Predicted 3D model of a 72-nucleotide RNA (transfer RNA) from a bacterium. Its Rfam family is "tRNA". The family's RNA type in Rfam is transfer RNA. The coordinates come from a structure-prediction model, not an experiment, and the mean pLDDT is 81.
RNA sequence: CCCCUCGUAGUUCAACGGAUAGAACGCAAGAUUGCGGAUCUUGUAAUCCAAGUUCGAUUCUUGGCGAGGGGA
Numbered sequence: 001c002c003c004c005u006c007g008u009a010g011u012u013c014a015a016c017g018g019a020u021a022g023a024a025c026g027c028a029a030g031a032u033u034g035c036g037g038a039u040c041u042u043g044u045a046a047u048c049c050a051a052g053u054u055c056g057a058u059u060c061u062u063g064g065c066g067a068g069g070g071g072a
Base pairs, nucleotide, nucleotide: 001071002070003069004068005067006066007065010025011024012023013022018055026044027043028042029041030040031039048064049063050062051061052060
């Protein structure tokens, strides 16, 4: 310098271009318990950035940034 893949809650992962972006774990509160743990209920919080296409973008296109891999 060139090419490929990826980027979503605190973490690990979902989401034929269309419903209020969902689940598990975590965390907080409550119930329960002699106190904890376990269990149950409720809550918590996210689309890397900027443009474009579209009636509508987490999804498609372009550029940027970041991570990983390959080539020279």